[in-house]
C1' cells in the first nucleotide's frame, strides 16, 4: 500500500437580534376579602368615597440564572416507588435453559466451554432432556418406527417354497460408516480404523477434556405436547398521599315537657328540625418529581463484567404540554435519525456526516 476484524468519541462551534417555559430578584399595578380610620349623605344604621393595612389572586414588565438524546423512540425485558391483597405448602399458567461469575434485578453483561463460519484478527447460536411417555414425518417410495421388499441377489425337490437386504430406484431423512475377512447369497456374524451409545480411570470449581474397556449400535422432530430445573403475587405515577370547599350518605345525642327563626333578654308570633362525629365520588390547590444502583477526575482490587476508597460538581421537570427562528464568521458542509412527562438498568430499532485507537490477511521495501 491494499483488503478485513473489534472497540470508543462527536454528532455542531463563535457571535448578534427576536422569541418560549420553570426559578431568584426589584420596582410598581388591577380585581377580591380581613382590620381599624377620615370625609359627605340621610330615613340615626346603614350608604357612597378617600387613603392606610395585611392576606389572596390575576396579567404583564426590568435584571440575573437554568433549559432534551445517543437513541428521549419501541414499550420487549429487569428493578425501584405506590396502593391494594397475603398463615404455611401445593396445582394450574407463564418465563427463562451448557457451566462459572458480575449485579439491586434480568432474557443483560463478563469470563470459559461445546458446534457452525472464517486463512486470520474475529464473529454466530432458544447450547437441558428423543434410551419416561405420546403426536407428527407433505410428495415420491415397498416401507417414515408398527413392521416391510418394488426391481434385484442366492439356495432347493421349481406355475412353488426357503434365506438375503450388500447392489439398484425413492426421499430432506431408510435402521451407524469404510474396508478386509466371511457366506449359498448376505448380515457387527467376526475384525481394523472412524462415530454414537454405556462403563470406569485421570485433569479441570464446573461446563467439559483426554484415555481405557464392552459390538451394545437405539431415525429425525421439545420456537409439537410433554419431562427436569430455576424465577414469578395483581395493578400501575390517570399509582398514591395531604389541604380546602359546596353537596349526597351513615352513625350517635338533643327535639311538640317546642328544635330553630323574629341582632341579644323577657314577652309574643311562627311550627320542626338541630347538634357532633365518620365519609363517597367531584372540583381546585399541594406533594409525589428529580441528590440519583447519579456524574467526572484520581489511585487501589479484579482476566473482564464490576467493586471498594479520595476528591470535585449539582444538571429540564409540564398539565394542553418549554428548549426555537433568523443573519454573520471559520470550515468541505451544517444537512441525519429523531425530540423528556415518575425514576433507573438493559435490550431491540432509527441514524447524514466527522474523528480516535488497536487488531488480521496478503503484497513490497529497509
Nucleotide at each position: 500500500g491494499c483488503g478485513g476484524g473489534a472497540g470508543g468519541u462527536c454528532g455542531g462551534g463563535u457571535g448578534g437580534u427576536c422569541g418560549c417555559u420553570g426559578c431568584g430578584g426589584c420596582a410598581a399595578g388591577g380585581c377580591g376579602g380581613u382590620c381599624g380610620g377620615g370625609a359627605g349623605g340621610c330615613u340615626u344604621g346603614c350608604c357612597u368615597u378617600c387613603a392606610g393595612u395585611u392576606c389572596g389572586u390575576c396579567a404583564g414588565g426590568c435584571c440575573g440564572g437554568a433549559g432534551a438524546g445517543g437513541a428521549a423512540a419501541g414499550u420487549c425485558c429487569g428493578g425501584g416507588c405506590u396502593c391494594c391483597a397475603u398463615a404455611g405448602g401445593g396445582c394450574a399458567c407463564g418465563a427463562u435453559g451448557c457451566c462459572g461469575g458480575a449485579u439491586a434485578a434480568c432474557g443483560u453483561c463478563c469470563g470459559g466451554g461445546c458446534g457452525g463460519g472464517g486463512c486470520a484478527a474475529c464473529u454466530c447460536g432458544a447450547c437441558g432432556g428423543a434410551a419416561a411417555g405420546u403426536g407428527c414425518c407433505a410428495c415420491a417410495g415397498a416401507a417414515a418406527u408398527g413392521a416391510u421388499a418394488c426391481a434385484g441377489c442366492c439356495g432347493c425337490u421349481c406355475u412353488g417354497c426357503g434365506g438375503c437386504a450388500a447392489c439398484g430406484g425413492u426421499g430432506a431423512a431408510a435402521u451407524g460408516g469404510u474396508g478386509c475377512g466371511g457366506u449359498a447369497a448376505g448380515a457387527g456374524c467376526g475384525c481394523a480404523c472412524c462415530g454414537g451409545c454405556g462403563g470406569c480411570g485421570u485433569g479441570g470449581a464446573g461446563a467439559c477434556a483426554c484415555g481405557c474397556c464392552g459390538g451394545c449400535c437405539u431415525g429425525g422432530u421439545a420456537a409439537a405436547c410433554c419431562c427436569c430445573a430455576u424465577c414469578g403475587g395483581g395493578a400501575g405515577c390517570a399509582a398514591g398521599a395531604c389541604c380546602u370547599g359546596a353537596c349526597a350518605g351513615g352513625a350517635g345525642g338533643g327535639g311538640a315537657u317546642g328544635a330553630u327563626g323574629c341582632g341579644g333578654c323577657u314577652c309574643g308570633c311562627g311550627g320542626a328540625c338541630u347538634c357532633u362525629c365518620c365519609g363517597g365520588g367531584u372540583a381546585g390547590g399541594u406533594c409525589g418529581c428529580a441528590u440519583g444502583a447519579g456524574g467526572g477526575g484520581c489511585c487501589g482490587g479484579g482476566c473482564a463484567a464490576c467493586c471498594g476508597g479520595c476528591u470535585c460538581c449539582c444538571u429540564a421537570g409540564a398539565g394542553a404540554g418549554a428548549u426555537g427562528a433568523c443573519c454573520a464568521c471559520a470550515c468541505a458542509a451544517a444537512u441525519a435519525c429523531a425530540a423528556a412527562a415518575c425514576c433507573c438498568g438493559g435490550c431491540u430499532u432509527a441514524u447524514a456526516g466527522a474523528c480516535c485507537u488497536c487488531c488480521c490477511a496478503c503484497a513490497a521495501a529497509a
This is a predicted structure of a 366-nucleotide RNA (Bacterial RNase P class A) from a Chthonomonadaceae bacterium. Lineage of the source: Bacteria > Bacillati > Armatimonadota > Chthonomonadia > Chthonomonadaceae. The coordinates come from a structure-prediction model, not an experiment, and the mean pLDDT is 76. Its Rfam family is "Bacterial RNase P class A". Rfam links the family to the GO terms tRNA processing, ribonuclease P activity and dimeric ribonuclease P complex. Rfam's curators write: Ribonuclease P (RNase P) is a ubiquitous endoribonuclease, found in archaea, bacteria and eukarya as well as chloroplasts and mitochondria. Of the family's consensus pairs, 93% are formed in the model.